[in-house]
The prediction has a mean pLDDT of 77.
The RNA shown here (FMN riboswitch aptamer (RFN element)) has 149 nucleotides and comes from Aquibacillus halophilus.
The model forms 100% of the base pairs in the Rfam consensus.
NCBI's taxonomy places the organism under Bacteria, Bacillota, Bacilli, Caryophanales, Aquibacillus.
The sequence was found by an Rfam model in a public genome assembly.

RNA sequence: UUCUAUCUUCGGGGCAGGGUGAAAUUCCCGACCGACGGUGAUGAGUGGUUUAACCACUCUUAGUCCGUGACCCGCUUUAGUUUUCUUUGGCGGUGGACCUGGUGCAAAUCCGGGACCGACAGUUAUAGUCUGGAUGGGAGAAGAUAAGG
Numbered sequence: 001u002u003c004u005a006u007c008u009u010c011g012g013g014g015c016a017g018g019g020u021g022a023a024a025u026u027c028c029c030g031a032c033c034g035a036c037g038g039u040g041a042u043g044a045g046u047g048g049u050u051u052a053a054c055c056a057c058u059c060u061u062a063g064u065c066c067g068u069g070a071c072c073c074g075c076u077u078u079a080g081u082u083u084u085c086u087u088u089g090g091c092g093g094u095g096g097a098c099c100u101g102g103u104g105c106a107a108a109u110c111c112g113g114g115a116c117c118g119a120c121a122g123u124u125a126u127a128g129u130c131u132g133g134a135u136g137g138g139a140g141a142a143g144a145u146a147a148g149g
Base pairs, nucleotide, nucleotide: 001149002148004146005145006144007143008142009141010140017029018028019027031129032128033118034117035068036067037066038065043059044058045057046056047055048054063116064115072093073092074091075090076089079086080085098114099113100112101111102110120132121131122130
């Protein structure tokens, strides 16, 4: 330092205030929230030099870009049990959303403005925000040990 194996820990936020109504955090006005990896012209620090510029390294930087994950469906598979259900792993499918002005060599990420999006089941009334599957799963993050280069 890379890869492999095993193990440990960690790994999601949000309706204030008001209206209608018998009933709504579900409708209406309004409020609030933004998982993981990558990219990137962000921001900061350290060093090369005393400063600046410049260069290097480190940390940090997107809900709407490129991917991933959760939910759901199918195929396959392990185990239990016995025809059906439960369960383990793999593969595939499904799966939401951005324009504009500025700066600039360059803007899908910067700055300004205006928009838009959000699984399933439940509910005295339609849910991104309540309750539930879930003390679950999970992309992945950090670390330890072993072996190899």